[in-house]
Context: one part of a larger RNA
Molecule: large-subunit ribosomal RNA, domain I
Organism: Caulifigura coniformis
């Protein structure tokens, strides 16, 4: 030195565990904010710091309810000083307090009213005051306004990615859409939305890459309404005195056209909505809740385990804990019950608004710088194409039912519908959050970045921002009194406790480093 064997050091893999995560389901909630939010700063305890709570009334104050013997949050044991059956601590409802920053506001914007008031007579602009509203934050979902590139096309320009990412505005618990100027082509259907299917079809496409419908059919859910105009009335302003305009009330709302007006006739109080009421119900604390600590033996530190033998409960044999695996030990579980106060839903009742039709005549009305057209663009699955339809810009520019639009150029026939005003629940999307539940989800290099571990911390960066590592003694601290060695707060040897484990603490693999010993060289 090598190869073995034995015993160690080192290291923290593995196994077991779970306080934390992940995903989903059901229900709720879907907002907070000038009555000052979200988020911070600084304070606040007898006692230094972190977390939590709270706000100069500062781990709290008042009050209503629950609860019933202990309590003064936690890391974190003790000490000091207190509180409590005259009901504390704790839990729930209501109230008070709530420093400073922050939209941060003694401001600004919008709107209404009143006052004031120039050039300039009336007036207007302007100014002032007051009331109301807005502003900011927030995870996703939504609508609208803007809007890429990488990439793919095996290069690349049309095209694609994609109206995606991202930016902005705004809203709601959903949003958007919505009661046919629709879809269609049969004996037609009958608002919108969403799902399945149709269908990767018809189509579009350097006919490349790719993009990609609709109707019909089956389901979910279902709901329909209000205006403008004609005509009538009132008020106001203007007036060429003929009237016109504006506002308000009545009237009226449709496509087998409807309505107004004139004449005639028939029916009469049912829908719906608002306000108030609030039986009942749910939520925000809780209450109660059965039955062995049965007998013997075994091993064990410990029984809930094993073996043998009995008993009981069960609308409860879900789950968790207890010195290992417990229906009957503890917390619970099933069934049942419960609210002074607050919140949500809501039957019923009261009241207010409000609600039809037929026949004949007449030819008044039926949404205008609109529709359509031309040019240029955009959206439609549709890239200009034979390109309809919808939207925008520019230029033009109708008709009023003997009217107008559509049926994918255009024309005819036929069919369908009634634009240029508005509202509308449900079915659909999402989850920052609350409650309950589930898992052929993870188990500390996993699962959130982050396991009651000082985590968005330490640390890094001028900054925007980036961003960790780190869990486990034991059933119980019983956390090792006392003695000895020593270079004397280290470490070690005894002793004691413990089943073991000694705090660098469960298990304790490998690399790597040793000590002793056997054999070989």
């Nucleotide at each position: 030195g090598g190869c073995g064997c034995a015993c160690g050091g080192g290291g923290g893999a593995u196994g077991u565990c779970u306080u934390g995560g992940c995903a989903c389901c059901a229900a709720g909630a879907a907002g907070c904010g000038a009555u000052g939010a979200a988020g911070g700063g600084c304070g606040u305890g007898g006692a230094a710091g972190g977390c939590u709570g709270c706000g100069a009334u500062a781990a709290g104050c008042c009050u209503g309810g629950g609860g019933g013997a202990g309590c003064c949050g936690u890391c974190a044991a003790a000490c000091a000083g207190g509180c409590g059956u005259u009901g504390a601590u704790c839990c729930c409802g209501g109230g008070a307090u709530u420093c400073c920053c922050g939209a941060a506001u003694u401001a600004g914007u919008g709107u209404a009213u009143u006052c004031u008031g120039a050039a300039u007579c009336c007036a207007u602009a302007g100014g002032a005051a007051u009331g109301c509203a807005c502003g900011g934050c927030a995870a996703a979902c939504g609508u609208g306004g803007g809007g890429a590139a990488c990439u793919g096309a095996a290069a690349c320009a049309u095209c694609u990615a994609a109206g995606u990412a991202c930016c902005c505005a705004c809203a709601g618990g959903a949003a958007a859409a919505g009661a046919a100027a629709g879809a269609a082509a049969a004996c037609u259907c009958g608002a919108c939305u969403c799902c399945c299917u149709g269908a990767g079809u018809a189509g579009c496409g350097g006919c490349g890459a790719g993009c990609g419908a609709a109707a019909a059919g089956g389901g979910a859910u279902c709901a329909g309404c209000c205006u403008a105009a004609a005509c009538c009335g009132g008020c106001a302003a203007c007036u060429a005195c003929g009237g016109u305009u504006g506002c308000c009330g009545g009237g009226g709302u449709c496509g087998u056209g409807g309505g107004a007006c004139c004449a005639g006739g028939u029916u009469u109080u049912u829908a719906a909505c608002g306000a108030c009421u609030g039986a009942c119900u749910a939520c925000u604390a809780g209450a109660a809740g059965a039955a062995c600590u049965c007998u013997g033996c075994a091993a064990g530190g410990a029984a809930a385990u094993g073996c043998a033998g009995g008993a009981c409960c069960a609308u409860a044999g879900a789950g968790g804990g207890u010195g290992a695996u417990a229906g009957u030990c503890c917390c619970g579980u099933a069934c049942u019950c419960g609210a002074a106060a607050g919140u949500g839903g809501a039957a019923u009742g009261u009241u207010g608004u409000g609600u039809a039709c037929c026949u004949g005549g007449c030819a008044c009305c039926c949404g205008a710088g609109u529709a359509a057209g031309u040019c240029c663009g955009a959206g439609c699955a549709c890239g200009u194409g034979g390109a309809a339809c919808u939207c925008g810009g520019a230029c033009c520019g109708a008709a009023u039912c003997u009217g107008g639009g559509g049926g994918g150029c255009c024309c005819a026939u036929c069919c369908c519908c009634c634009a240029a005003g508005g509202c509308u629940a449900a079915g659909u999307a999402u989850u920052c959050c609350u409650u309950g539940g589930u898992g052929a989800c993870c188990g500390a290099u996993a699962g959130u970045g982050a396991a009651u571990c000082a985590a968005g911390u330490a640390g890094c960066g001028c900054g925007a921002g980036c961003g960790a590592a780190a869990g486990a003694u034991g059933a119980a601290a019983a956390g090792a009194a006392c003695c000895c060695c020593u270079u004397u707060u280290a470490g070690g040897g005894g002793a004691g406790g413990g089943a073991a484990a000694g705090a660098a603490c469960c298990u304790g693999a490998a690399a790597c480093c040793g000590u002793g010993u056997g054999c070989c060289u």